The RNA shown here (SAM riboswitch aptamer (S box leader)) has 102 nucleotides and comes from Staphylococcus pasteuri. The sequence is in RNAcentral, with records from MGnify.
RNA sequence: CUUAUUCAGAGAAGUUGAGGGACUUGGCCCGUAGACGCUUCAGCAACCGGCUACAAAUAUUAAGAGUACGGUGCUAAAACCAACGAUUACUCGAAUGAUAAG
Numbered sequence: 001c002u003u004a005u006u007c008a009g010a011g012a013a014g015u016u017g018a019g020g021g022a023c024u025u026g027g028c029c030c031g032u033a034g035a036c037g038c039u040u041c042a043g044c045a046a047c048c049g050g051c052u053a054c055a056a057a058u059a060u061u062a063a064g065a066g067u068a069c070g071g072u073g074c075u076a077a078a079a080c081c082a083a084c085g086a087u088u089a090c091u092c093g094a095a096u097g098a099u100a101a102g
């Protein structure tokens, strides 16, 4: 940079010690009854690889399905909500971010 996904799902222990929820603004929420981060273990999901079976078929093949062995990712709240455009509104789209594959 491109493509896909982004309202589903899944937490305990240890450690740390004041902020944290990506950035800005406004809300809202979590947090000294210890949040966030880090480590370990456990779990969720099924993007990629592996493996399995079914249909078709002589065979090859594997789109789709399953599995969860490996590589990632994730485990408060929708990516916490809004912001920009369309719309009376509901809602839809975009932008930005995140993750995966290339």
Stems, first nucleotide, its partner, number of pairs: 001102006011041005019030003024083004042075003047071003050067003056061001079096001084093003